[in-house]
Context: one part of a larger RNA
């Protein structure tokens, strides 16, 4: 490279990450509730026993064996928390150029912006209310020279 500027959004093409999603699939620690193994413990102990007491019966002590508590490991079960993936689907971000109009920048040609409602391919348009960060022109006050 200065208006033949500059710039806004829809569509279309690609390419990435991402959000819903009917699911489908894993991990993770917990809970309930069932089972419940070794073993400590406790309770029982009519069966059994060399050490201690006894002269002996017999006593102590104890031992299997029985129940119980705790207990790993299983199994059910509903949640929870975190991953993967999943037709479709929303929009975002970048990309030489492409389609469609021209919102906005100069009073961008209907000044703009903005809050809220309607509408509309689309940028956007219209109501109501609000700013001045509006150009021009008169006035008017007030500072400076």
């Nucleotide at each position: 490279c200065a208006c033949c500027g500059c710039c806004c959004g829809u569509c279309a093409c690609g390419u990435c990450a991402u959000g819903g999603g009917a699911g489908c699939u894993g991990g993770c620690a917990a809970c309930a509730c069932c089972u419940g193994a070794a073993g400590c413990c406790g309770g029982u102990g009519g069966g059994c026993u060399a050490a201690c007491c006894g002269c002996a019966a017999g006593g102590a002590a104890g031992c299997a064996g029985c129940c119980g508590u705790c207990g790993a490991a299983g199994g059910u079960g509903g949640g929870g928390c975190u991953g993967g993936u999943g037709a479709c689907u929303g929009g975002g971000a970048c990309g030489a150029a492409g389609u469609c109009g021209u919102a906005a920048c100069a009073a961008g040609g209907u000044a703009g912006c903005u809050g809220u409602a309607g509408c509309g391919g689309a940028a956007g348009c219209u109501g109501c209310g609000g700013c001045u960060g509006g150009a021009u022109c008169a006035c008017c006050u007030c500072c400076u020279u």
Source information
Predicted 3D model of a 145-nucleotide part of an RNA (small-subunit ribosomal RNA, 3' minor domain) from a Pseudomonadota bacterium. Its mean pLDDT, the model's own confidence on a scale to 100, is 82. The full RNA is in RNAcentral, with records from ENA.